This is a predicted structure of a 117-nucleotide RNA (FMN riboswitch aptamer (RFN element)) from Lactobacillus delbrueckii subsp. delbrueckii. Lineage of the source: Bacteria > Bacillati > Lactobacillales > Lactobacillus > Lactobacillus delbrueckii.
[in-house]
RNA sequence: AUGUUCUUCGGGGCAGGGUGAAAUUCCCGACCGGCGGUAAAGUCCGCGACCCGCGAUAUGCGGUUGAAUCCCAAGUGAGGGUACCGAUAGUUAAAGUCUAGAUGGGAGACAGAACGA
Numbered sequence: 001a002u003g004u005u006c007u008u009c010g011g012g013g014c015a016g017g018g019u020g021a022a023a024u025u026c027c028c029g030a031c032c033g034g035c036g037g038u039a040a041a042g043u044c045c046g047c048g049a050c051c052c053g054c055g056a057u058a059u060g061c062g063g064u065u066g067a068a069u070c071c072c073a074a075g076u077g078a079g080g081g082u083a084c085c086g087a088u089a090g091u092u093a094a095a096g097u098c099u100a101g102a103u104g105g106g107a108g109a110c111a112g113a114a115c116g117a
Base pairs, nucleotide, nucleotide: 003115004114005113006112007111008109009108016028017027018026030097031096032086033085034047035046036045037044042084043083051063052062053061054060068082069081070080071079088100089099090098
């Protein structure tokens, strides 16, 4: 190094304005981007979360799961431009951004410690 166990950590965001009885939910506009891989990625590959099914419950097992192009360039994920995407439930009015499940779960960090070789 690798392995096992434990501990810790492990998600961000509507400024300003319009309409209205009422909207951070509509409209203008603004803002945000989990983890691993790859040369630095929300939109490539994979994973987690959410959701669905089985199950008395939990663990667990199985399944589903969004969105990109152009220029530059040796090449792209960098640079420049223009786009696009975002669980469920709730709400005086429809939510990626508010509230709730959640003081939860979690990919993982290969972080810290112990054991063994």

The sequence is in RNAcentral, with records from ENA. Its mean pLDDT, the model's own confidence on a scale to 100, is 80. It matches the Rfam family "FMN riboswitch aptamer (RFN element)". Rfam 15.1 lists 6,230 matches to the family in 5,120 species. Its family is annotated with FMN binding in the Gene Ontology.